[in-house]
RNA sequence: CCCGGACAAAGGCAAACCGGUCGCGAGGCCGGGACGCAAAGCCACGGGUCUCCGCGGGGAGACAGCCGGGCUGCCCAG
Numbered sequence: 001c002c003c004g005g006a007c008a009a010a011g012g013c014a015a016a017c018c019g020g021u022c023g024c025g026a027g028g029c030c031g032g033g034a035c036g037c038a039a040a041g042c043c044a045c046g047g048g049u050c051u052c053c054g055c056g057g058g059g060a061g062a063c064a065g066c067c068g069g070g071c072u073g074c075c076c077a078g
Stems, first nucleotide, its partner, number of pairs: 004076002012037002017032006035065001041071003045068003048063006
């Protein structure tokens, strides 16, 4: 350095739900709260699901804790 991940150590994040707030909406943010997570850190590139607009072809968006992929990272038992 790479692979790997334990009844290890230090920590970290935070589902549902509730309150506030922004948004047409999916949903985002803040606070509370913990279901869980070895990347539940970041990226919308591919797939997928969801939302809005349109008569339709189609267009615009959301989700990274749906899957795949890319980038980066703490520790070290076998």

Background:
Predicted 3D model of a 78-nucleotide RNA (c-di-GMP-I riboswitch aptamer) from a bacterium. The model forms 95% of the base pairs in the Rfam consensus. It was read from a public genome assembly, where an Rfam model found it. Model confidence (mean pLDDT): 90 of 100.